[in-house]
RNA sequence: GGACCUGUAGCAUAACUGGAUAGUGCCCCUGAUUACGGAUCAGGAGGUUGGGGGUUCGAAUCCCUCCAGGUUCACCA
Numbered sequence: 001g002g003a004c005c006u007g008u009a010g011c012a013u014a015a016c017u018g019g020a021u022a023g024u025g026c027c028c029c030u031g032a033u034u035a036c037g038g039a040u041c042a043g044g045a046g047g048u049u050g051g052g053g054g055u056u057c058g059a060a061u062c063c064c065u066c067c068a069g070g071u072u073c074a075c076c077a
Stems, first nucleotide, its partner, number of pairs: 001073007010026004019057001028044005050066005
């Protein structure tokens, strides 16, 4: 340098052929329970879907570009 893969909440991940409110677990907060804590139960908060642009009635999903990480090939020697 070429090709390819990955990027979604603090962490780990799901989301069908593009389809309407982006879901689950852990963590966190509140309450119940308990002598207190843990465990358990109930409720809640938390997301510019890596950034920007485009296509579309509609984009996490498709296209372009950039950024970050990784795999592989080549170059150099």